This is a predicted structure of a 148-nucleotide RNA (c-di-AMP riboswitch aptamer (ydaO/yuaA leader)) from Planomicrobium okeanokoites. Of the family's consensus pairs, 92% are formed in the model. Its mean pLDDT, the model's own confidence on a scale to 100, is 75.
RNA sequence: ACCUUUUAAUCGCUGAAUCAGAAAUGAACGGGGGAACCACUAACGGCAAUAGAUGUUAUUGUCUUGGGGUGAAUCUUACCUUGGUAAGAAGGGGCACUCUCAGUCCCGAAUCCGACAGCUAACCUCGUAAGCGUUGAAAUGCAAUUGG
Numbered sequence: 001a002c003c004u005u006u007u008a009a010u011c012g013c014u015g016a017a018u019c020a021g022a023a024a025u026g027a028a029c030g031g032g033g034g035a036a037c038c039a040c041u042a043a044c045g046g047c048a049a050u051a052g053a054u055g056u057u058a059u060u061g062u063c064u065u066g067g068g069g070u071g072a073a074u075c076u077u078a079c080c081u082u083g084g085u086a087a088g089a090a091g092g093g094g095c096a097c098u099c100u101c102a103g104u105c106c107c108g109a110a111u112c113c114g115a116c117a118g119c120u121a122a123c124c125u126c127g128u129a130a131g132c133g134u135u136g137a138a139a140u141g142c143a144a145u146u147g148g
Base pairs, nucleotide, nucleotide: 011133012132013131014130018027019026020025028128029127030126031125032124033123038118045063046062047061048060049059050058051057066116067113068112069111070110074089075088076087077086078085079084080083091107092106093105094104095103
């Protein structure tokens, strides 16, 4: 000097997921439910139990194919062992002040509710996790330390 790995701190990234306080807690950010008006305008799932009824209803529990929520994350085509692979598009993020252009590198998941929810003031309620490391070349200026 270069390369690789690990640890700590600083800094930075995705995300609502942060700040203050010794604490209690508060602030801030984010999500869901929930009128009028407007919109929509057929009903509606499976299994089990209980009660009632005499011919089918109600309640409870459970399941997920209908529907819905969080999220950028939904769709198309092809192949194949029907679940995956590949390519691509909608959409989303990074490249270290902000915005924009160009270029470039990535993501394009997962999960929750449980037959059920449009919008929605008041109001009610919930979260504040998890996971990671892009660039850093040149020039100029300032400061600190050490030695002579």
Source information: The organism belongs to Planomicrobium, within Bacteria.